This is a predicted structure of a 103-nucleotide RNA (TPP riboswitch aptamer (THI element)) from Chelatococcus asaccharovorans. The model forms 92% of the base pairs in the Rfam consensus. Its mean pLDDT, the model's own confidence on a scale to 100, is 76. The source organism's lineage runs through Bacteria, Pseudomonadati, Pseudomonadota, Chelatococcaceae and Chelatococcus. The sequence was found by an Rfam model in a public genome assembly.
RNA sequence: UCAUAUUCCGAGGGGCGUGCCGCACGGCACUGAGAUAGCGGUGAGCUGGACCCUUGAACCUGAUCCGGGUGAUGCCGGCGUAGGAACGGAACAUGGGGCAACU
Numbered sequence: 001u002c003a004u005a006u007u008c009c010g011a012g013g014g015g016c017g018u019g020c021c022g023c024a025c026g027g028c029a030c031u032g033a034g035a036u037a038g039c040g041g042u043g044a045g046c047u048g049g050a051c052c053c054u055u056g057a058a059c060c061u062g063a064u065c066c067g068g069g070u071g072a073u074g075c076c077g078g079c080g081u082a083g084g085a086a087c088g089g090a091a092c093a094u095g096g097g098g099c100a101a102c103u
Base pairs, nucleotide, nucleotide: 001096002095003094004093006091007090008089009088010087011054012053013052014051016049017030018029019028020027021026036048037047038046039045059084060083061082065078066077067076068075
């Protein structure tokens, strides 16, 4: 000095579904890392929260898609080697390269 792994700090990105009971508040069940709270003509959205992700990529588009399955649902698979998608610093360890000094 370069690369990689791990950790820390700061910053940023993302999704928050389905069904049943109930007058409503709410409760229960399913999958999952995560299915949230408040405000709001309760419309678009905004703010926070836990969780996940920051190019070895969470998530989105296609999609009111296709096949399977379920009480139902992106529940599972296809699509998918698809297209898009958010970073800096520090510490430490390992490996490689270069330079200097000494012998």